[in-house]
RNA sequence: UAGUGCAAUGGAUAGCACGUUGGACUUCUAAUCCAAAGGUUGUGGGUUUGAAUCUCAC
Numbered sequence: 001u002a003g004u005g006c007a008a009u010g011g012a013u014a015g016c017a018c019g020u021u022g023g024a025c026u027u028c029u030a031a032u033c034c035a036a037a038g039g040u041u042g043u044g045g046g047u048u049u050g051a052a053u054c055u056c057a058c
């Protein structure tokens, strides 16, 4: 650090829970199940083959 709360101790397509949306089921609602959307990690630099991670400024 996703709407909220949290993971990710330099290794690749940044995940989890709740929530939201759609669908299934149900006479309806709730519950349950399935799926999807939603991030460029406060902003701008630096280091590195590679930065959410190290570093500087605000």
Base pairs, nucleotide, nucleotide: 003018004017005016006015011049020036021035022034023033024032042058043057044056045055046054
RNAcentral holds the sequence, with entries from Rfam. The RNA shown here (transfer RNA) has 58 nucleotides and comes from Trichonephila clavipes. The coordinates come from a structure-prediction model, not an experiment, and the mean pLDDT is 82.